[in-house]
RNA sequence: GCAGAGUAGGAACUGGCGCGUAAAGUGCCGGCUGAACAGGGAGUUGUCAGCCGGACGAAGAAUCUCCGGAUUUGCGGUGCCGGCUCCGCAUCCCGCUGC
Numbered sequence: 001g002c003a004g005a006g007u008a009g010g011a012a013c014u015g016g017c018g019c020g021u022a023a024a025g026u027g028c029c030g031g032c033u034g035a036a037c038a039g040g041g042a043g044u045u046g047u048c049a050g051c052c053g054g055a056c057g058a059a060g061a062a063u064c065u066c067c068g069g070a071u072u073u074g075c076g077g078u079g080c081c082g083g084c085u086c087c088g089c090a091u092c093c094c095g096c097u098g099c
Stems, first nucleotide, its partner, number of pairs: 001099004009087003013083006019076003028054008039094004060073005
C1' cells in the first nucleotide's frame, strides 16, 4: 500500500406467546430528553428509545352462552422472544488477519 473479519441497528421469510378490533398500536410531521454506533478513541445533518403535540386512518364474522363472556377463524404497515438469510462501523485516527 491492497484485500478481509467483526457492532448497534435495519429488511425479507418463518416458529411460539400475547395485544387491539369498544381502535390502542404501526406508519407520517413537529418539539423535548436520552441511548447506542465493529477491538480502543472521537463522533454527525445518520440510527434507536421515551415523553408531549399535530395530521391521516381500519374488518370483521361464525358458533356457544349462566348475557358476564367463551371458543374458532379473519383482520392490523400490531407487541415481545426465537430461527434463518441479506444489508450494515456517516466519517476520522489507531489496532487485528492475509498478501

About this RNA
The RNA shown here (THF (Tetrahydrofolate) riboswitch aptamer) has 99 nucleotides and comes from a bovine gut metagenome. It matches the Rfam family "THF (Tetrahydrofolate) riboswitch aptamer". A reference for the family is Ames et al. (2010), "A eubacterial riboswitch class that senses the coenzyme tetrahydrofolate", Chem Biol. RNAcentral holds the sequence, with entries from MGnify. Of the family's consensus pairs, 82% are formed in the model.